[in-house]
Context: one part of a larger RNA
RNA sequence: CUAGGUGUAAAGGGCGCGUAGGCGGUUUGUUAAGUCAAAUGUUAAAUCCACUAGCUUAACUAGUUGGCUGCAUUUGAAGCUAAUAGACUUGAGUAUAGAAGAGGAAAAUGGAAUUCCUAGUGUAGCGGUGAAAUGCGUAGAUAUUAGGAGGAACACCAAUAGCGAAAGCAGUUUUCUGGUCUAUUACUGACGCUGAGGCGCGAAAGCUAGGGGAUCAAACAGGAUUAGAUACCCUGGUAGUCCUAGCUGUAAACUAUGUUCACUAGAUAUGGGGGGAGUAUUCCCUUCGUGUUGACGCUAACGCAUUAAGUGAACCACCUGGGGAGUACGGCCGCAAGGUUGAAACUC
Numbered sequence: 001c002u003a004g005g006u007g008u009a010a011a012g013g014g015c016g017c018g019u020a021g022g023c024g025g026u027u028u029g030u031u032a033a034g035u036c037a038a039a040u041g042u043u044a045a046a047u048c049c050a051c052u053a054g055c056u057u058a059a060c061u062a063g064u065u066g067g068c069u070g071c072a073u074u075u076g077a078a079g080c081u082a083a084u085a086g087a088c089u090u091g092a093g094u095a096u097a098g099a100a101g102a103g104g105a106a107a108a109u110g111g112a113a114u115u116c117c118u119a120g121u122g123u124a125g126c127g128g129u130g131a132a133a134u135g136c137g138u139a140g141a142u143a144u145u146a147g148g149a150g151g152a153a154c155a156c157c158a159a160u161a162g163c164g165a166a167a168g169c170a171g172u173u174u175u176c177u178g179g180u181c182u183a184u185u186a187c188u189g190a191c192g193c194u195g196a197g198g199c200g201c202g203a204a205a206g207c208u209a210g211g212g213g214a215u216c217a218a219a220c221a222g223g224a225u226u227a228g229a230u231a232c233c234c235u236g237g238u239a240g241u242c243c244u245a246g247c248u249g250u251a252a253a254c255u256a257u258g259u260u261c262a263c264u265a266g267a268u269a270u271g272g273g274g275g276g277a278g279u280a281u282u283c284c285c286u287u288c289g290u291g292u293u294g295a296c297g298c299u300a301a302c303g304c305a306u307u308a309a310g311u312g313a314a315c316c317a318c319c320u321g322g323g324g325a326g327u328a329c330g331g332c333c334g335c336a337a338g339g340u341u342g343a344a345a346c347u348c
Base pairs, nucleotide, nucleotide: 004319005318006317007302008301012316014201015200016199017198021194022193023192025088026087027086028085029084030083031082033081034080035077036076037075038074039073040072041071042070048066050064051063052062053061054060091191092188093187094186095185096183097182098181099180103177104176105175106174107173108172109171110154115149116148117147118146119145120144121143125136126135162169163168206247207246208245209244210243211242216240220236221235222234223233258315259314260313261312262311263310266293267292268291269290270289271288272287273286274285275284276283277282297304298303321348322347323346330341331340332339333338
């Protein structure tokens, strides 16, 4: 390179924006770069094909003819691609009027609960476990009542629900702000799809600096268990968990399923719109989501099945036996931890 693949066997980048590139709707004219046709030149010899001839034959050798699928020039063709000049509206977008939503940022604020402090009531236990003990408590605990402090998280509503590109997002209110959906016309007129590099976002843990510190809780200490117990269980408990500003850039970042477009039976539930019918519980149609089930088809099977893993098209990423190894070395990034790129010997 070709070929075959990527839900679970190796393999979809964590997610987006977007540069180059690749690919690209309907229609008319022109050009002739690709494309196609013809002619001319060239395409050394040997090799190759065909036919002869020479060694007894063959291999081999010699001769003749052809070809060497290429390149260049010239002349032409105009269906397709391309370029160019126009036109179009169905792709894409804009406007108008509506709609739903834990989408994002900042500020303010609320109640329940845990813990602690103060005071009252009250008395001997509390706590914890499989059972205990460490622990707390007559210096008055646990329980209960009132008041206060402080931090973090938001019961019910709540859902198979909703929103977001993903990570993710949930008390309430306000301000600012992104996207989506629907309807009707109107407008722009291919403005599109994908996207190597690049840029941005990116859970938790971790790191730097400054705050904060209620709960929970790596490390650590003690008590148990046990042959031992550097654990599981219990009592404590520091980083951390929270905020601000930076860094890190990874996860079973999973739907283990890249993005976009078109086509291909249904049934049923539900969220957001629109239209219609009916006196009415309601029903019908349509569209964008979220689920369940299920023909055709696909699949090694499991299963997938209009939210495809079906049938096709475009572009990107990735795979090519197990281990060694996501290691070594080097490069790049990082304060570090480490990340990213990523082998080989050897071995089965």

Overview: A computed fold for a 348-nucleotide part of an RNA from a metagenome, annotated as small-subunit ribosomal RNA, central domain. RNAcentral holds the full RNA, with entries from SILVA. It matches the Rfam family "Bacterial small subunit ribosomal RNA". Gene Ontology terms of the family: structural constituent of ribosome and ribosome. Model confidence (mean pLDDT): 86 of 100.